[in-house]
Molecule: RNase P RNA; transfer RNA
Organism: Propionibacteriaceae bacterium
RNA sequence: CGAGUCGGCCGGGUGACCGCGGUCCCCGCAAGGGAUCGAGGAAAGUCCGGACUCCACAGAGCAGGGCGGUGGGCAACACCCACCCGGGGCGACCCGCGGGAAAGUGCCACAGAGAACAGACCGCCCAGCCGCGAGGCUGGGUCAGGGUGAAACGGUGGUGUAAGAGACCACCAGCACUCCAGGUGACUGGAGUGGCUCGGUAAACCCCGCCCGGAGCAAGACCAAGAAGGGCCUUCGGGCCUGUGACGGCGUUCGAGGGCUGCUCGCCCGAGUCGUCAGGUAGGUCGCACGCGCAGCGCGCGAAGGUCGCUGGUGACAGCGGCCGCAGAUGGAUGGUCACCCGUCCCUUCGGGGGCGACAGAAUCCGGCUUAUAGGCCGGCUCGUCCC
RNA sequence: UGGGGUAUGGGGUAAUUGGCAGCCCAGCGGAUUCUGGUUCCGUUAGUCUAGGUUCGAGUCCUAGUACCCCAA
Numbered sequence: 001c002g003a004g005u006c007g008g009c010c011g012g013g014u015g016a017c018c019g020c021g022g023u024c025c026c027c028g029c030a031a032g033g034g035a036u037c038g039a040g041g042a043a044a045g046u047c048c049g050g051a052c053u054c055c056a057c058a059g060a061g062c063a064g065g066g067c068g069g070u071g072g073g074c075a076a077c078a079c080c081c082a083c084c085c086g087g088g089g090c091g092a093c094c095c096g097c098g099g100g101a102a103a104g105u106g107c108c109a110c111a112g113a114g115a116a117c118a119g120a121c122c123g124c125c126c127a128g129c130c131g132c133g134a135g136g137c138u139g140g141g142u143c144a145g146g147g148u149g150a151a152a153c154g155g156u157g158g159u160g161u162a163a164g165a166g167a168c169c170a171c172c173a174g175c176a177c178u179c180c181a182g183g184u185g186a187c188u189g190g191a192g193u194g195g196c197u198c199g200g201u202a203a204a205c206c207c208c209g210c211c212c213g214g215a216g217c218a219a220g221a222c223c224a225a226g227a228a229g230g231g232c233c234u235u236c237g238g239g240c241c242u243g244u245g246a247c248g249g250c251g252u253u254c255g256a257g258g259g260c261u262g263c264u265c266g267c268c269c270g271a272g273u274c275g276u277c278a279g280g281u282a283g284g285u286c287g288c289a290c291g292c293g294c295a296g297c298g299c300g301c302g303a304a305g306g307u308c309g310c311u312g313g314u315g316a317c318a319g320c321g322g323c324c325g326c327a328g329a330u331g332g333a334u335g336g337u338c339a340c341c342c343g344u345c346c347c348u349u350c351g352g353g354g355g356c357g358a359c360a361g362a363a364u365c366c367g368g369c370u371u372a373u374a375g376g377c378c379g380g381c382u383c384g385u386c387c388c
Numbered sequence: 389u390g391g392g393g394u395a396u397g398g399g400g401u402a403a404u405u406g407g408c409a410g411c412c413c414a415g416c417g418g419a420u421u422c423u424g425g426u427u428c429c430g431u432u433a434g435u436c437u438a439g440g441u442u443c444g445a446g447u448c449c450u451a452g453u454a455c456c457c458c459a460a
Stems, first nucleotide, its partner, number of pairs: 001384010012341007020038007040359001044370002047368005052216004059265004064212005069083005084098001085096004099207002104205002106201003121146002123142008154172006173197001175194008220286004229242005244278007257269003290302005305324008342357006389459007398413004407443001415431005436452005
């Protein structure tokens, strides 16, 4: 310098003016003014895991679902780290839904003789019969060769045989078992023995091991309003209280129904509940914007938050210490204009002029994964060429 | 915001345990007819997209896209 591989980061900046939402203050309220805060690496998909809330503070069994090499990390996970094994690459490195097919069942289309305790189509060999002969027919042996297929029941050489065959032998590959050595382990290396060889598929049923109660902030809590009918008061204008109504089914201790996927049991609540028709409401506060405590100001404590440093660890991460306080809307704020700068593209009379600035966008919160993303920056490593 | 479902020619639909993707209507061409229609014959065109498992995927798995439904 070229080619490549892995990881991390940014993803327009500054100023002025106008505007929007939250909180606090001034202000008796409102209006108005001031201060301060105001999208992301994915806020997205809702694919996993949790927090939180309600249902027995969460029960038993079956069914069902998920995960799947080993060791570790984490609140937890299907996530992350390290290693093992298999595959790819010269290499850095990448990929793997990576338990079990020697527990059982199923399936393996077409082609092919035969597709799983295999198989005789061609070929080879033997015997018998027929034929002058070439050869043909029948019976049998044979999986070495041909051929089919994604896949054909170890490979090479030899012995052997009528021809052949793990039928036998040597070597090799593979499997099972035993032993030794290393490793926490997956596993690796070595020695011996054995029968001679065992197909694929579990992202088919299934088996083994581990995990999972259900629902979700429209969870859930509180307040207000409210229609028919009834009741009470009334100054006859109305006000207040209770609270939708009609029909039908099943029920009130002989227990309907409910406890948010199915079945059985158990436990709890229980006087209403279910269906059809008709009608009313279409509001607010909290949850909720780190959490908890104190009546509040404010302070204190804590962490599954962020950030910096140190220590331990190969690493994921953990421990300790310091600092920070970080959107909270509810038809839903987080924006617009101008100027300068930055990046990039186009035009150029070289003075400049014009265009563009990705994907996208909170809605209970957090940890992951996946997907989308113009352009740019940084670092580690590998291979090749050249020079010193 | 949360939960659930579907996708097969232009339209409507089928496909068993994974094994040559069918059917009806529509379209096109031809025959019949003086012409059109009817009828008959033939024909075009498809598994939402990408990747994976498998010998083989409409079907199984993963990710995405589009559309639809439900709720206090």